Model confidence (mean pLDDT): 83 of 100. Predicted 3D model of a 74-nucleotide RNA (transfer RNA) from Neomoorella thermoacetica. The source organism's lineage runs through Bacteria, Bacillati, Neomoorellales, Neomoorellaceae and Neomoorella. It matches the Rfam family "tRNA". About the family: Transfer RNA (tRNA) molecules are approximately 80 nucleotides in length. It is annotated as a transfer RNA.
């Protein structure tokens, strides 16, 4: 320098145009003498900036961080 992949909650992770599942953790409540376990409830707007669209996590463009491959210099 070129190419490819991945960025979604504190962590892991689904979603593939119709408005964000699940698990762990965390907070509140129930139960319990207390704690644990168990049960119920709660929390995101999707790496950043634009664009397309009635509607974007999803499609397009640029940027950015990390990972992999190739090349160049030393």
């Nucleotide at each position: 320098a070129g190419g490819g992949g991945u960025g979604u909650a504190g962590c892991c992770a689904a979603g593939c145009g119709g408005u964000a599942a699940g698990g762990c953790a965390c907070g509140g409540g129930g139960c319990u003498u207390u704690g644990g376990a168990c049960c119920c409830c709660g929390g995101a707007g999707c790496g950043c900036a634009g664009g397309u669209u009635c509607g974007a996590a999803u499609c397009c463009u640029g940027c950015u961080a990390c990972c992999c491959c190739u090349g160049c210099c030393a």